A computed fold for a 530-nucleotide part of an RNA from a Bacteroidota bacterium, annotated as large-subunit ribosomal RNA, domain I. RNAcentral holds the full RNA, with entries from ENA. NCBI's taxonomy places the organism under Bacteria, Pseudomonadati, Bacteroidota. The prediction has a mean pLDDT of 87.

Context: one part of a larger RNA
């Protein structure tokens, strides 16, 4: 020096565990904000560094309800206290709530500087202290707006990588992204519809029709609708004609504007004239508001012995409950030990809810007339675009920039150029629940999801430490034991280290660098070989 074995050191794999994640299902709920939000800064405790809570009334104050013996949040003890005259704790309501932040008296390099006026206090007087007012936009005023928030929704803008095996039309895609706006949903919505010789009867969503009809450098690709089957179901109000009133203009006739009445559809309706009904029903409006639910809770069955063991829930023996044998904990594996679980019960207060009641509003027809009205820079046309599954095509329908520009029921639009016949419908005003979409936060539950190099970046002081001028980037780090019983006391020593005894414990090779403790790597001892 090599090989082998044993025993150590080192290291932190592996196994086991889970406080945390990941994904989903169902439900409730769907906003907060000038009464100052979201988010922060700084404070606040007996000592106070971090987290949590709170705000100079500062781990809290008042009140109402619950609850019933312990408590003064966590790391984390100690001290000093509180509590059956009901604390701590849980829930409803209220008070307080510094400074910054939309930030709003002015300024500003956020958490700072500073002004004017009013009131009160104070001073000999000023300085000063406390409270309040003073921003902008809209509005006559009352009052409203702003800013934040996960996705969903509507609108205004709107790419490229890519695909076409290159690339320009095309595609990706009206996607990503930007902006504006709203709601618990949004948008759409009561036919100028869809159809086809028969009809249907607002919208929305799902299935199908259908990868069909079509579109397409007819390439790549894009891609309907009717109908049918379901979910849900709800219909209304105006403009005008006509009548009345008011104001204004006009000498007047009359006109304009405003308000009230009237009136609203396609078997055309309404006005107008005549006759006639007053009762029944409806309601999405206003006010009140029951059940029920939410925000604390209450109550809740049934087991003993034996053996092993440090410990029984395990073994054996004999029982019991069960509308409860979901789950978790307890010194190993518990229906009957604890928390719970099934079935059941419960609110002073606040919120949701909306049965019901009252009010408001709506609820009339028949005949006649052919005099009046029936939404205009509109329909429509031309040109240029956009949107429809559809790329200009034979291209309807929808929207529109420019130019032109009707008719009023003997009117007008549509039925895929256009024309005729026929059929359907009534544009150019408005409102409308449900079925549908989403899930930040809340509740319950589930998983052939992960188990600490996994699972969220974060199971731990995590968006922390740290890096970057900044936008931004972004970790590592879990486990003693059933219980701290966390090693009194003694000894070595280079003296807050490390170790040896003693003691605790089932175990200390469980000793805090703590479960298990692999490998690399480093040793000690022994044997063999050289």
């Nucleotide at each position: 020096g090599g090989c082998a074995a044993a025993c150590g050191g080192g290291g932190g794999a592996u196994g086991c565990c889970u406080u945390g994640g990941c994904g989903g299902u169902g439900g409730a709920u769907g906003g907060c904000g000038a009464u100052g939000a979201a988010g922060g800064a700084c404070g606040u405790g007996u000592c106070a560094g971090g987290c949590u809570g709170c705000g100079a009334a500062a781990a809290g104050c008042c009140u109402c309800g619950g609850g019933g013996a312990g408590c003064u949040g966590c790391c984390a003890a100690a001290g000093a206290g509180c509590g059956u005259u009901g604390a701590u704790c849980c829930g409803g309501g209220g008070a307080u709530u510094u400074c910054c932040g939309a930030a709003u008296g002015g300024g500003g390099a956020a958490a700072c500087c500073u002004g004017u006026c009013c009131a009160u206090g104070g001073u000999a007087a000023u300085g000063c202290a406390u409270g309040g007012a003073c921003g902008c936009c809209c509005g006559a005023g009352a009052g409203g707006g702003a800013g934040c928030g996960a996705a969903c929704c509507c609108a205004g803008g709107g790419a490229a990588g890519u695909g076409a095996a290159a690339c320009a039309u095309c595609u990706c895609a009206g996607u990503a992204c930007c902006u504006g706006g709203a709601g618990g949903a949004a948008g759409a919505g009561a036919a100028a519809g869809a159809a086809a010789a028969a009809u249907c009867g607002a919208u929305u969503c799902c299935g199908u029709a259908a990868g069909u009809a079509g579109c397409g450098g007819c390439g790549a690709g894009c891609g309907a609708a009717a109908g049918c089957g379901g979910a849900a179901g709800a219909g209304c109000c105006u403009a005008a004609a006509c009548c009345g009133c008011a104001u204004c203009a006009g000498c007047a006739a009359u006109g304009a504007u405003g308000c009230g009445g009237g009136g609203u559809a396609g078997u055309g309706g309404g006005g107008c004239c005549g006759c006639g009904a007053u009762g029944u029903g409806g309601u999405a409006c206003u006010u009140a508001g029951a059940a029920u639910c939410u925000u604390a809770g209450c109550a809740g069955a049934a087991c003993a012995g034996u053996c092993u063991g440090g410990a029984a829930a395990g073994u054996c023996u004999g029982g019991c409950c069960a509308u409860a044998g979901a789950g978790g904990g307890u010194g190993a594996a518990a229906g009957c030990c604890c928390c719970g679980u099934a079935a059941g019960c419960g609110a002073a207060a606040a919120g949701a809810g909306g049965a019901u009641a009252a009010g408001g509003c709506c609820u009339a027809g028949c005949g006649g007339u052919a005099c009046c009205c029936c939404g205009a820079g509109u329909a429509c046309c031309a040109c240029g675009g956009a949107g429809u599954a559809a790329g200009a095509g034979g291209a309807a329908u929808u929207c529109u920039g420019u130019g032109g520009g009707a008719a009023u029921c003997u009117g007008g639009g549509a039925g895929a150029a256009c024309c005729a016949u026929c059929u359907c419908c009534u544009a150019a005003g408005g409102c409308u629940a449900a079925a549908u979409a989403c899930a930040a936060g809340c509740c319950a539950c589930c998983g052939a999801c992960c188990g600490a190099u996994a699972g969220c970046g974060c199971a731990c002081a995590a968006g922390u430490a740290c890096c970057g001028u900044g936008a931004g980037g972004g970790a590592a780090a879990g486990g003693u034991g059933a219980a701290a019983a966390g090693a009194a006391c003694c000894c070595c020593u280079g003296u807050u280290a490390g170790g040896g005894g003693a003691g605790u414990g089932a175990a200390a090779u469980a000793g805090a660098a703590u479960c298990u403790g692999a490998a690399a790597c480093c040793g000690u001892u022994u044997g063999c070989c050289u």